RNA sequence: UGCGCGGGGCAUGCGGCCGCUGCCGUCAGGACCGAAAGGGGACGGGAGAGGAAAGUCCGGGCUUCACAGGGCAGGAUGCCGGAUAACGUCCGGCAGGGGUGACCCUCGGGACAGCGCAACAGAAAUAAACCGCCGGCUUUUGGCCGGCAAGGGUGGAAAGGCGGUGUAAGAGACCACCGCUUCUCCGGUAACGGGGAAGGCACAUGCAAGCCCCAUCCGAAGCAAGACCGAAUAAAGCGAUACGGCUGCCCGCCGUGCUUUUGGCAGGUCGCUUGAGCCAUCCGGCAACGGCUGGCCUAGAUAGAUGGCCGCACACGACAUAACCCGGCUUACAGCCCCGCCUUUUUA
Numbered sequence: 001u002g003c004g005c006g007g008g009g010c011a012u013g014c015g016g017c018c019g020c021u022g023c024c025g026u027c028a029g030g031a032c033c034g035a036a037a038g039g040g041g042a043c044g045g046g047a048g049a050g051g052a053a054a055g056u057c058c059g060g061g062c063u064u065c066a067c068a069g070g071g072c073a074g075g076a077u078g079c080c081g082g083a084u085a086a087c088g089u090c091c092g093g094c095a096g097g098g099g100u101g102a103c104c105c106u107c108g109g110g111a112c113a114g115c116g117c118a119a120c121a122g123a124a125a126u127a128a129a130c131c132g133c134c135g136g137c138u139u140u141u142g143g144c145c146g147g148c149a150a151g152g153g154u155g156g157a158a159a160g161g162c163g164g165u166g167u168a169a170g171a172g173a174c175c176a177c178c179g180c181u182u183c184u185c186c187g188g189u190a191a192c193g194g195g196g197a198a199g200g201c202a203c204a205u206g207c208a209a210g211c212c213c214c215a216u217c218c219g220a221a222g223c224a225a226g227a228c229c230g231a232a233u234a235a236a237g238c239g240a241u242a243c244g245g246c247u248g249c250c251c252g253c254c255g256u257g258c259u260u261u262u263g264g265c266a267g268g269u270c271g272c273u274u275g276a277g278c279c280a281u282c283c284g285g286c287a288a289c290g291g292c293u294g295g296c297c298u299a300g301a302u303a304g305a306u307g308g309c310c311g312c313a314c315a316c317g318a319c320a321u322a323a324c325c326c327g328g329c330u331u332a333c334a335g336c337c338c339c340g341c342c343u344u345u346u347u348a
Base pairs, nucleotide, nucleotide: 002343004341005340006339007338008337009336010335012313013312014311015310016309017308018307020048021047023045024044025043026042027041032039033038050319054330055329057328058327059326060325061324062222063221064220065219069251070250071249072248074218075217076216077215078214079093080092081091082090083089094108095106096105097104098103109213110212114211115210116207117206118205130152131151132148133147134146135145136144137143138142160178161177163175164174165173179201180199181198182197183196184195185194186193187192226270227269228268229267234261235260236259237258238257242256243255244254245253246252277296278295279294280293282291283290284289
């Protein structure tokens, strides 16, 4: 200097005027709206959409069933160790693969429990001969018999690989090395790695993201959950040897009412924001994260609040606007800033 790899941050800023929503304080406590519950005023102060608020893909908190269980079905995860409230998330490792490298990816338990599939090509895809090599015979540029699976071809994958011995030609037939199987030693918490010995050897291949087997985990429904207030009604049927709930099914448990029709409530209040919360120093840990101490309070709308105007700066503003809350993952994204690392070229 050029090209890369990994990680983090911002996501317009400042000022003025008017307007919107909540909360707190002071005053008012009435006008007004409403059938009721309830709503509703003035002034002052503070606060007011995101890194993804998106997707609704995982996990929970919370609420109800409900007083608490067992099994089956169904579903999810899948190397080892750790973090976490938990997870299919995250951190650190191992193995396999990719890259010169920094780094990245993962269809990561089991194919000797069983079943199933492997099109086409090819001689043959659970036992084989198309081309070919060797030997013998012969009617000799052809044919027949026997041996071979080493060479070539087909294919994603053809009876372990490579170099030799041997043979008529060949072949783990035999030998050395590698691979594989079994046993053993060392290192490591472990996944796993390294060494040694024996065995001519793989119950011959691949697919389990095919069914399946193994291990671990999972109750259901969801804030339109649920609670209270207001308003407003009638009738019929079944019933303890029954009905209803937990429940997709069974056992078991619980309850005494349950089912159907008609009418009313499109109302109001709570739930509703102090949290597994955020920030900082220090300590422990490779890290994820945890602990002590100190500081901070940061939207609660309900046909749904953030708007309009002006001035300055500049990166000229992308993707895009909360609805019970939180931890993740995935997807979208203009532009700017910072940190660490790899590699090319040049100079000293």

Predicted 3D model of a 348-nucleotide RNA (Bacterial RNase P class A) from a Lachnospiraceae bacterium.
The organism belongs to Lachnospiraceae, within Bacteria.
The model forms 99% of the base pairs in the Rfam consensus.
It matches the Rfam family "Bacterial RNase P class A". It is annotated as a ribozyme. Gene Ontology terms of the family: ribonuclease P activity, tRNA processing and dimeric ribonuclease P complex.
RNAcentral holds the sequence, with entries from ENA.
The prediction has a mean pLDDT of 77.